[in-house]
c-di-GMP-I riboswitch aptamer from a Planctomycetaceae bacterium, 87 nucleotides, folded computationally. The source organism's lineage runs through Bacteria, Pseudomonadati, Planctomycetia, Planctomycetales and Planctomycetaceae. The prediction has a mean pLDDT of 82. Of the family's consensus pairs, 95% are formed in the model. It matches the Rfam family "c-di-GMP-I riboswitch aptamer". From the family's description: GEMM was predicted in a large-scale screen for bacterial structured RNA regulatory elements.

RNA sequence: CCUCGAAAACGGCAAACCGGUCGCAAGGCCGGGACGCAAAACUACAGGGUCCGGAUUCGUUCGAAUCAAGGACAGCCAGUUGCCGAA
Numbered sequence: 001c002c003u004c005g006a007a008a009a010c011g012g013c014a015a016a017c018c019g020g021u022c023g024c025a026a027g028g029c030c031g032g033g034a035c036g037c038a039a040a041a042c043u044a045c046a047g048g049g050u051c052c053g054g055a056u057u058c059g060u061u062c063g064a065a066u067c068a069a070g071g072a073c074a075g076c077c078a079g080u081u082g083c084c085g086a087a
Base pairs, nucleotide, nucleotide: 004085005084012037013036017032018031019030020029021028022027035075041080042079043078047077048076049073050072051071052070054067055066056065057064058063
């Protein structure tokens, strides 16, 4: 240095849920709270995937198909970077 991830050390983050707030919505932010995480750090223009909303058509309703562009998710996969140093 690379790989790797411990009955190690310093620490870190914060799911669901609740309260407030923004948004048509997905979802975001703040506070509480911890399910968990060795990248649960960053990246939505490296890439893939998922979700929301709109229009048109069919259909008795749920629902299905098509179209164009917009929005969201990083704790879905992934790309980039990083602390420590047991086996």